[in-house]
RNA sequence: CUGAUAUAUAGGCAAACUUAUCGAAAGGUAAGGACGCAAAGCCAAGGGUCUAAGGCUUAUAAUCCAUGAGCUAUGACAGCCGGUUGCCGCA
Numbered sequence: 001c002u003g004a005u006a007u008a009u010a011g012g013c014a015a016a017c018u019u020a021u022c023g024a025a026a027g028g029u030a031a032g033g034a035c036g037c038a039a040a041g042c043c044a045a046g047g048g049u050c051u052a053a054g055g056c057u058u059a060u061a062a063u064c065c066a067u068g069a070g071c072u073a074u075g076a077c078a079g080c081c082g083g084u085u086g087c088c089g090c091a
Stems, first nucleotide, its partner, number of pairs: 002091002012037002017032006035079001041084003046081002048077003054072007
């Protein structure tokens, strides 16, 4: 430098749950905690999924207000697929 990602490891990350906090929610952050992870590093501009404050439509109602229903991302998720970079060891 190139290749593969089978096994294992120095080192690393940290699901559920709990507490605090931010948020309309989904979810995020911090601490505790480990189910797991060979990219559980990074990317939300490709697909997918979650949420629906606001907006639009609609029902009740009757100009408004209010409540319900449907649609919608400008909000999220990388530990769903995908993209991208890469450590130890190995050849």

c-di-GMP-I riboswitch aptamer, 91 nucleotides, folded computationally. It matches the Rfam family "c-di-GMP-I riboswitch aptamer". Gene Ontology term of the family: cyclic-di-GMP binding.